[in-house]
Context: one part of a larger RNA
């Protein structure tokens, strides 16, 4: 000078409290440990690994195993030599790789270029090391802090500024101080979102006027609504409190009040924290293997354990009919109306659209009526049989979906423990990105729409003085 204390004062955050909804019990889903495996590649390990890398392992990916090949090599640059075109089609063997056979034949300044075999040089490595490293990340933590110049104290390490009295979400500001200044953070400036103007009116949008089966058609630019510019919110105003300060607390206006909601934005730094498997990259190692092809296998194995999650135990409900209202997306190797087969998943058929036009796309919880009446039940769907669909060269290992049959635990969950403070929680669907096909997860979109906070003894995390 720091850390630290079951010292001390001050003061934060869903830290607790108050409340809601859950998790730990139940069935599956995913994930990881351990087991087993010829493999079950590999990394992530407390908070900050475990629906994580993976925005999608049937081949492929695939790094992993078993088997078969192969050696200048799947790829890249050069020198040398010698060759014919090489690819594509096609036949034969093969599980493919591969190998033989047949067709097929470029360009050109005439050196050659491309292409095939040989030699050498060298290529390759998802092979070790994240504790050689670069880039990028995660945390603490959007925490309020981390430092500097000059000066001053101090023999010095340092101290001082930066502490103190107020205040703030904040080293925010304000007042004082042996300090005076600035820098990195803090705020603004960036984007959305709430309001009104102004211009613009297609594909959008319809108040009057005509028209229709329809904003469909003439029309309209008023709304609504895209797009562009602007306006506004600054404690500006009044009034209490305050050191005639910062500020604060009521109030006016006013869509918005005192950061107005939300996001993007992560200081000095700490964890030898994470990643050589994104990429780059020192060092080591492998070079007829640890490199490169292929098939088939494995990553999906199951006694158990855990973390995240779906779905449920019902009556605020399950079923049957009927009917309303979104946003914000995607769509030419594609989204696909209509009409016709099918109990359906789903075929046929192919309008119209590179889309404010057309299509995915019927929002689903609501609401109306009607059933079912407390049962393992008209709740609950696992798990089996069995019949198909649909993608893909191919669903057995090992997709998703559909019908019909089958109906399992499960009566609300121990210690313990997770989210949230407003259009939030909780609950309803919709839509994207990977993606032939596959989503209970990721990543957005909207709809209905809560209860609570007395307070800071106490627990967990921070800050400042001491």
């Nucleotide at each position: 000078u720091g850390a630290c204390g079951g010292g001390g004062g001050c003061c934060c955050g869903c830290a607790c409290a108050a409340g809601c909804a859950g998790c730990g019990g139940a069935g599956c889903g995913u994930g990881u440990u351990g087991c087993u495996u010829a493999a079950u590649u590999c990394g992530a390990u407390g908070c900050a690994a475990c629906g994580c890398g993976a925005a999608g392992a049937a081949c492929c990916u695939u790094a992993c195993c078993u088997g078969g090949g192969u050696u200048u090599g799947a790829c890249a640059u050069g020198u040398c030599c010698g060759g014919a075109a090489a690819a594509g089609c096609u036949c034969u063997a093969g599980a493919g790789a591969u190998a033989g056979g047949g067709u097929g034949u470029c360009c050109u300044u005439a050196g050659g270029g491309g292409c095939c075999g040989g030699a050498c040089a060298c290529a390759g490595g998802u092979g070790g090391u994240g504790c050689a490293u670069g880039g990028c990340u995660g945390u603490c933590g959007u925490c309020a802090g981390c430092u500097c110049g000059u000066g001053u104290c101090g023999u010095g390490a340092g101290a001082u500024g930066u502490u103190g009295g107020g205040u703030u979400a904040a080293g925010u500001c304000c007042c004082g101080c042996a300090a005076c200044g600035a820098g990195c953070g803090c705020a603004a400036c960036c984007c959305u979102u709430a309001u009104c103007c102004u211009g613009u009116g297609u594909u959008g949008c319809c108040a009057g006027c005509a028209u229709u089966a329809a904003g469909u058609u003439g029309g309209g630019g008023a709304c609504u609504c895209g797009c562009a510019g602007g306006a506004g919110a600054c404690u500006g105003c009044c009034g209490g409190g305050g050191u005639c300060a910062a500020c604060u607390c009521g109030g006016a206006g006013g869509a918005a009040g005192g950061u107005g909601g939300g996001g993007a934005u992560g200081a000095c730094g700490u964890c030898a924290a994470g990643u050589c498997a994104u990429c780059a990259u020192g060092c080591c190692c492998c070079u007829u293997a640890u490199g490169c092809c292929c098939a088939g296998g494995g990553c999906u194995g199951c006694a158990a354990a855990c973390a995240c999650g779906c779905u449920a135990c019902a009556a605020u409900g399950g079923c049957c009919g009927g009917u309303a209202c979104a946003g914000a997306g995607g769509g030419c190797u594609g989204c696909a109306a209509u009409c016709c087969c099918g109990c359906g998943a789903g075929g046929g058929u192919g309008a119209g659209c590179g889309a404010a036009u057309c299509c995915c796309a019927c929002a689903a919880a609501g609401c109306c009526g009607g059933u079912c009446u407390c049962a393992g039940u008209u709740c609950g769907g696992a798990u089996u049989g069995g019949a198909g669909u649909c993608u893909g060269c191919a669903a057995c290992u090992c997709g998703a979906c559909u019908c019909c049959a089958u109906g399992a635990a499960g009566c609300c969950g121990g210690a313990g423990u997770u989210g949230c403070u407003a259009g939030u929680a909780a609950u309803c669907c919709c839509g994207g990105a990977u993606c032939a096909g596959c989503a209970c997860g990721c990543c957005g979109g909207g709809g209905u729409g809560a209860a609570u906070a007395c307070g800071u003894u106490c627990c967990c995390g921070g800050g400042c003085c001491u």
A computed fold for a 466-nucleotide part of an RNA from an uncultured soil bacterium, annotated as small-subunit ribosomal RNA, 3' major domain. The RNAcentral record of the full RNA draws on SILVA. The coordinates come from a structure-prediction model, not an experiment, and the mean pLDDT is 87.